[in-house]
The part of an RNA shown here (large-subunit ribosomal RNA, domain I) has 477 nucleotides and comes from Pseudovibrio sp. Ad37.
Context: one part of a larger RNA
RNA sequence: AGCAUUUGGUGGAUGCCUUGGCGACUAGAGGCGAUGAAAGACGUGAUACGCUGCGAUAAGCGUCGGGGAGCUGCGAAUAAGCUUUGAUCCGGCGAUUUCUGAAUGGGGCAACCCACACCGUAAGGUGUACCCGCAAGGGGGCAAACCCGGGGAACUGAAACAUCUAAGUACCCGGAGGAAAGGACAUCAACCGAGACUCCGCUAGUAGUGGCGAGCGAACGCGGAUCAGGCCAGUGGCUAUAGAUUAAGAACCGGAACAAGCUGGGAAGCUUGACCUUAGUGGGUGAUAGUCCCGUACGGGUAGAAAGAUUUAUAGUCCUCGAGUAGGGCGGAACACGUGAAAUUCUGUCUGAACAUGGGGGGACCACCCUCCAAGCCUAAGUACUCCUAGUCGACCGAUAGCGCACCAGUACCGUGAGGGAAAGGUGAAAAGUACCCCGACGAGGGGAGUGAAAUAGUACCUGAAACCGAAUGCUU
Numbered sequence: 001a002g003c004a005u006u007u008g009g010u011g012g013a014u015g016c017c018u019u020g021g022c023g024a025c026u027a028g029a030g031g032c033g034a035u036g037a038a039a040g041a042c043g044u045g046a047u048a049c050g051c052u053g054c055g056a057u058a059a060g061c062g063u064c065g066g067g068g069a070g071c072u073g074c075g076a077a078u079a080a081g082c083u084u085u086g087a088u089c090c091g092g093c094g095a096u097u098u099c100u101g102a103a104u105g106g107g108g109c110a111a112c113c114c115a116c117a118c119c120g121u122a123a124g125g126u127g128u129a130c131c132c133g134c135a136a137g138g139g140g141g142c143a144a145a146c147c148c149g150g151g152g153a154a155c156u157g158a159a160a161c162a163u164c165u166a167a168g169u170a171c172c173c174g175g176a177g178g179a180a181a182g183g184a185c186a187u188c189a190a191c192c193g194a195g196a197c198u199c200c201g202c203u204a205g206u207a208g209u210g211g212c213g214a215g216c217g218a219a220c221g222c223g224g225a226u227c228a229g230g231c232c233a234g235u236g237g238c239u240a241u242a243g244a245u246u247a248a249g250a251a252c253c254g255g256a257a258c259a260a261g262c263u264g265g266g267a268a269g270c271u272u273g274a275c276c277u278u279a280g281u282g283g284g285u286g287a288u289a290g291u292c293c294c295g296u297a298c299g300g301g302u303a304g305a306a307a308g309a310u311u312u313a314u315a316g317u318c319c320u321c322g323a324g325u326a327g328g329g330c331g332g333a334a335c336a337c338g339u340g341a342a343a344u345u346c347u348g349u350c351u352g353a354a355c356a357u358g359g360g361g362g363g364a365c366c367a368c369c370c371u372c373c374a375a376g377c378c379u380a381a382g383u384a385c386u387c388c389u390a391g392u393c394g395a396c397c398g399a400u401a402g403c404g405c406a407c408c409a410g411u412a413c414c415g416u417g418a419g420g421g422a423a424a425g426g427u428g429a430a431a432a433g434u435a436c437c438c439c440g441a442c443g444a445g446g447g448g449a450g451u452g453a454a455a456u457a458g459u460a461c462c463u464g465a466a467a468c469c470g471a472a473u474g475c476u477u
Base pairs, nucleotide, nucleotide: 001476002475003474004473005472006471007470008469009468015462016426017425020397021396022394023393024392025391026390027389028388029386030385031142032141039100040099041098042055043054044053046078047077049075050074051073061094062093063092064091065090066089070082071081072080105114106113107112115128116127117126118125119124130139131138132137146177147175148174149173150172151171157164161211187194188193198225199224200223201222202221208216209215229378230377231376232322236318237317238316239315240314241313242312243311244310245309246308252300253299254298258273259272260271261270262269274291275290276280282294283293284292327351328350329349330348331347332346333345334344337363358373359372360371361370362369413420414419433461436448437447438446439445
């Protein structure tokens, strides 16, 4: 030095676990804001760094209800206190709520600076932005997606590229609601008939459209979901307010039934013998518990407010059938339809009817025929979505997975900035977290002793693989 065996170190894979995620379903909620929001700054505790809560009444105040023995949130303790004259805690309704922020008295480099008027002895309080409105009053800002409207790309595809495509997508702006939009035929159909709108499955990748390239791409009709029709001057509709009735509904309460022996540190395991069940979902307890604990089935309880339904009353509002309209010319756009034979719809511009003895449509246009009645308004359900609340479930993940975050994470850190963006879980049943002694620098670390079932479970803590580094023994050189 090599090989082998054994035994350590290092390291943190693997196994097991789960406080956290992911997905689905059901129900709810679908808004908050000048009565000052969302988001923050700064404060606030006996001590007070961070988180949480709260706001100069500051881990809190009042009241009503629940509850019944402990409590003063967490990391994390000590002191000092509170509490059956009912605390802590839970639910409802209130009070307080600094400064910034739409931020609104003026200014400003957010959390700061500087004012005026009135009231008040003072401390202090109130008012003072802009827009709409005669006024009363309203608006403004924020918020995940869904929705409607106004604007509106490019990469890309066409194997180049210009019409075309991507795509009316991304993105910007405005607006609204719990849904929005649409909606009660001047619709389709085809000589038979249907009967608002919306959404889904087909029709159908069909008919079409298309440098007839790439591509784009219907409708009629059929089957489903859900269904609802009303109003324009009167026994009406809609909206608002007030009253009555009603179900549901907070915290919360009751809630059955098991013992012994054995092993073990520990029984829920095993053995024997019982019991309950409208309860053998689930979780916890020193290993695997229907009968130990919390629960579960079931039953009970429920204030105020809001909202729903029904009903009554009052008030407000809504005017008589739709002309600068239909249609036409020019230029555009939407329709599956790129100007085409191009109907239909919208309109920037110029024009411009008829008046139910009338008018529109039936894909240029004309006739016949059929069908409907524009230029006024409202309308639930079926449909879309989930920042959020509650519950249930999973041939979903199990710490390099699952959300970026199981942990004080949108943190640390990076960037001038927009923005980017981690790593990091596990002692033990219980801290019982090693009193005391020894070595050592009044260290670090270790050896005894002690705890514990276990300390090769000692906080660098479950298990503890491999790479890598040693030691001992054997063999070989």
Its mean pLDDT, the model's own confidence on a scale to 100, is 82.